Large-subunit ribosomal RNA, domain II from a Bacteroidota bacterium, 714 nucleotides, folded computationally. Rfam family: Bacterial large subunit ribosomal RNA. The coordinates come from a structure-prediction model, not an experiment, and the mean pLDDT is 83. Taxonomically the source falls in Bacteroidota (Bacteria, Pseudomonadati).
Context: one part of a larger RNA
RNA sequence: GCCUACGAGUUACGCGUACGUUGCAAGGUUGAUGGUCUUUGACUAAUAGCCGUAGCGAAAGCGAGUCCUAACUGGGCGCCCGUCCCGACGAAAGUCGGGACCCAGUAACGUGCGGUAUACGCGAAACCCGGUGAUCUACCCUUGAUCAGGAUGAAGUGAGGGUAAAACCUCAUGGAGGUCCGAACCAGUGUGGGUUGAAAACUACUUGGAUGAAUUGAGGGUAGGAGUGAAAAGCUAAUCGAACUGGGUGAUAGCUCGUACUCCCCGAAAUAGCUUUAGGGCUAGCCUCGGGUAAAAAUGUCGUGGAGGUAGAGCACUGAUUGGGCUAGGGUCGUCACAACGAUACCAAACCCAGACAAACUCCGAAUUCCGUUGACAUGUUUCCCGGGAGUCAGGCGACGACGGAUAAGCGCCGACGCCAAAAGGAGAACAAUCCAGACCGCCAGCUAAGGUCCCCAAAUCGAAGUUAACAGCUUAAGGAUGUUAAGUUGCUCAGACAACUAGGAUGUUGGCUUAGAAGCAGCCAUUCAUUUAAAGAGUGCGUAAUAGCUCACUAGUCAAGCGACUCAGCGUCGAUAAUUCUCGGGACUUAAACUUCGUACCGAAGCUGCGGACCCAUCUCGACUUGUCGGGAUGGAUGGUAGGGGAGCAUUCCAUGUGCAUCGAAGGUGUGGCGUGAGCCAUGCUGGAGCGCAUGGAAUUGCAGAUGUAGGC
Numbered sequence: 001g002c003c004u005a006c007g008a009g010u011u012a013c014g015c016g017u018a019c020g021u022u023g024c025a026a027g028g029u030u031g032a033u034g035g036u037c038u039u040u041g042a043c044u045a046a047u048a049g050c051c052g053u054a055g056c057g058a059a060a061g062c063g064a065g066u067c068c069u070a071a072c073u074g075g076g077c078g079c080c081c082g083u084c085c086c087g088a089c090g091a092a093a094g095u096c097g098g099g100a101c102c103c104a105g106u107a108a109c110g111u112g113c114g115g116u117a118u119a120c121g122c123g124a125a126a127c128c129c130g131g132u133g134a135u136c137u138a139c140c141c142u143u144g145a146u147c148a149g150g151a152u153g154a155a156g157u158g159a160g161g162g163u164a165a166a167a168c169c170u171c172a173u174g175g176a177g178g179u180c181c182g183a184a185c186c187a188g189u190g191u192g193g194g195u196u197g198a199a200a201a202c203u204a205c206u207u208g209g210a211u212g213a214a215u216u217g218a219g220g221g222u223a224g225g226a227g228u229g230a231a232a233a234g235c236u237a238a239u240c241g242a243a244c245u246g247g248g249u250g251a252u253a254g255c256u257c258g259u260a261c262u263c264c265c266c267g268a269a270a271u272a273g274c275u276u277u278a279g280g281g282c283u284a285g286c287c288u289c290g291g292g293u294a295a296a297a298a299u300g301u302c303g304u305g306g307a308g309g310u311a312g313a314g315c316a317c318u319g320a321u322u323g324g325g326c327u328a329g330g331g332u333c334g335u336c337a338c339a340a341c342g343a344u345a346c347c348a349a350a351c352c353c354a355g356a357c358a359a360a361c362u363c364c365g366a367a368u369u370c371c372g373u374u375g376a377c378a379u380g381u382u383u384c385c386c387g388g389g390a391g392u393c394a395g396g397c398g399a400c401g402a403c404g405g406a407u408a409a410g411c412g413c414c415g416a417c418g419c420c421a422a423a424a425g426g427a428g429a430a431c432a433a434u435c436c437a438g439a440c441c442g443c444c445a446g447c448u449a450a451g452g453u454c455c456c457c458a459a460a461u462c463g464a465a466g467u468u469a470a471c472a473g474c475u476u477a478a479g480g481a482u483g484u485u486a487a488g489u490u491g492c493u494c495a496g497a498c499a500a501c502u503a504g505g506a507u508g509u510u511g512g513c514u515u516a517g518a519a520g521c522a523g524c525c526a527u528u529c530a531u532u533u534a535a536a537g538a539g540u541g542c543g544u545a546a547u548a549g550c551u552c553a554c555u556a557g558u559c560a561a562g563c564g565a566c567u568c569a570g571c572g573u574c575g576a577u578a579a580u581u582c583u584c585g586g587g588a589c590u591u592a593a594a595c596u597u598c599g600u601a602c603c604g605a606a607g608c609u610g611c612g613g614a615c616c617c618a619u620c621u622c623g624a625c626u627u628g629u630c631g632g633g634a635u636g637g638a639u640g641g642u643a644g645g646g647g648a649g650c651a652u653u654c655c656a657u658g659u660g661c662a663u664c665g666a667a668g669g670u671g672u673g674g675c676g677u678g679a680g681c682c683a684u685g686c687u688g689g690a691g692c693g694c695a696u697g698g699a700a701u702u703g704c705a706g707a708u709g710u711a712g713g714c
Base pairs, nucleotide, nucleotide: 001714002713003712004711005710006709011117012116013115015114016113017112018111019110020109021108022107023106024105027051028050029049033045034044035043036042037041055062056061065077066076067075068074082101083100084099085098086097087096088095089094120258121257123255127248128247129246130245131244132243138222139221140220141219142218143217144216145215146214147212149181150180151179152177156173157172158171159170160169161168185209186208187207190205191204192203193202224240226236227235228234261649262648263647264646265645266644271284272283273282274281275280285392286391287389288388289387290386291385292384297382298379299378300377301376302375303373304372305371306370307369312364313362314361318358319357322354323353324352325351327348329347330346331344332343333342334341335340395420396419397418398417400415401414403412404411425436426435427434440613441612442611443610445609446608447607451603452602453601454587455586456585460600462599463598464597465596466595467594473589479574480573483571484570485569487567488566489565490564491563492562500558501557502556503555504554506531507530508529511525512524513523537552541550542549614639616637617636618635619634620633621632622631623630624629625628650703652700653699654698655697656696657695658694659693660692661691668687669686670685671684672683673682674681675680
């Protein structure tokens, strides 16, 4: 992992509540207990009790009223009894009688939900009580055992020396020690191996102690908030920051996981308030089912009457603000002992002109929106009220309007909308949310949407006119550029432009000043003048120490037709950097298979249509009977769906009643065929060898893929 079996909303109650069914009904119902009988029970007696028939008040109490109050013309909570049909009388109003409904409850049963109980199942870590453990290990007690060999050589003693005697010295002897080296023994330092191991702590080499606080055998002692501990919260039987075992116990778990057959109808929420609350609850909101109301219901569009202070705009207020004018006040300067006066390219209130800003400014002011509406149209109960049942309280993305942030975030927080959630299909290469579009089922039929039509790949190598040359198309900005195309403004030009070539480009003069020098060309000055000229600056650049030299402006000639400057627009170019070859999805494409603008076709979805079928709802209609149900037909509409609500069914086991099958072969097994929307059902071959169905009711240990589910097998 698979297979088989088992495996989770149950049961009880003098419980509550709602709905359904049945009985009786202003009443309903018995309990214990007794009796009888056909004795798990039925019938009957039993009326204690319970609910209802009246409420109000805390209560005494009063009572269709009562409470508050001194008292209500007041307020709270209550009361109010009728409707339809038939008959009689009556001219009518109405009266009388009968029936039905209502005023109505109660008892039983069933179902939904709630309560109390373990309360859908499995799951803690823990807490408490009683016991069992010191054969492991910690420490202690008693009694035993063990420690090869070697080394060192303490005290003491002897002898000799030495001394007045000692001390002391030397040589022997001696054999001390938590002494040394090193086996057994004990330990476990480092490294390698081992790590589903040979082993739930080992192995190899290496290492520490090895006469001691040594090691060890046997017997015994101390225990669970307790022991023991040369202390690590170590150890107390592979378990220790509180052992193990039985019990309390099915502890509790706002947490995680799982929760079993089918079809049909509807279908959410991720919000508000409160919460020792924030991943949990309660109430409301939103969903569903039943009942009621049937109206000027509700909603949408148009019309119409209102509300508003946003976007924008504006500067009339509040503030902020640039320049100018005008001019108080101040500063500075001048005249000046003071006072006073004057000047001002200083600062500047108020005022004037021009410009311009604001979420907490407004003289103004939309669109959308919201509220109303004896109008029109559309839909047709979607609205509203009462009651049963929920789920939801982590939301997410997109475009829009704001805020926070950095006009960051697949960021945070609001608002109105869409989608995903709970939505499949087509497009987007792939891709919850984007674009198109909402899947009842079937079809080898048709039309379209978004998007596409060279090939992969369904459909145009379609038509017309332009653009692009960058492999741009197939990522980006400021900024840069004789890319190219179109439009425009302006200048020169056969009296010869533009480019190129040939020639000239002079004189006063080296202008003046400055300077060591300054001669067109360091710098300063300027009626930068004048002359000769076809033309030539008191000089455009290079150059020199300064000159020189080269060159330009300007002019002539040669040539012969267009040539410059600027503005704006289209498409392109550079700017341009990411980590494993390239790449637009790929191939590939260049008057296109790119871009811009038109046009006509076609393709393209579960959209729409066609044909057939199912089911639900509404309306109409036909039939049946048990008279409110069932069956048939027609027309119209609906049928995506998570949590969740509602409805209808299938299957399993057993029971009751009825009725069947079976050794001429039951159940079960295994094939085949058929039926049903489905759960499933029917027939039949083989196998099997003795029981098993169907109908109508009833009762459940009633359906498995999941729970790191349990047991067995593989």